[in-house]
RNA sequence: UUGUUAUAAAGAAAGGUGAAGGGAAUAGACCCGUUGAAGCCUUGGCAACCCUACUUAAGUAGAAGGUGCCUCAUUCUACCAGUCCGCUGGGCAGAUAACAA
Numbered sequence: 001u002u003g004u005u006a007u008a009a010a011g012a013a014a015g016g017u018g019a020a021g022g023g024a025a026u027a028g029a030c031c032c033g034u035u036g037a038a039g040c041c042u043u044g045g046c047a048a049c050c051c052u053a054c055u056u057a058a059g060u061a062g063a064a065g066g067u068g069c070c071u072c073a074u075u076c077u078a079c080c081a082g083u084c085c086g087c088u089g090g091g092c093a094g095a096u097a098a099c100a101a
Base pairs, nucleotide, nucleotide: 001101002100003099004098005097006096007095013043014042015041016040017039021032022031023030026078027077028076029075044070045069046068047067049066050065051062052061053060054059074093079090080089081088082087
């Protein structure tokens, strides 16, 4: 990098640095940002994908290690179906984890 599988409306802070952007991509909207964005560092925390134990499995418990995350439903629509036109379900795409090449 590619493929497959699984998950996601929950949860969880503060400081320093930085200086204008950010909310994945394309388009349109909407929102956040000098009352300091993104990124980086430190400490702390949340979760439970790998992992450990029990267990056929499902599940239960744990939190040393590998990650991930600490918010703004994966902000909404742009695909399909239904629709009481509010929305609901599915898909595409993205994110995270595991496995394989």
Description
Predicted 3D model of a 101-nucleotide RNA (SAM riboswitch aptamer (S box leader)) from Nonlabens xiamenensis. The source organism's lineage runs through Bacteria, Pseudomonadati, Flavobacteriia, Flavobacteriaceae and Nonlabens.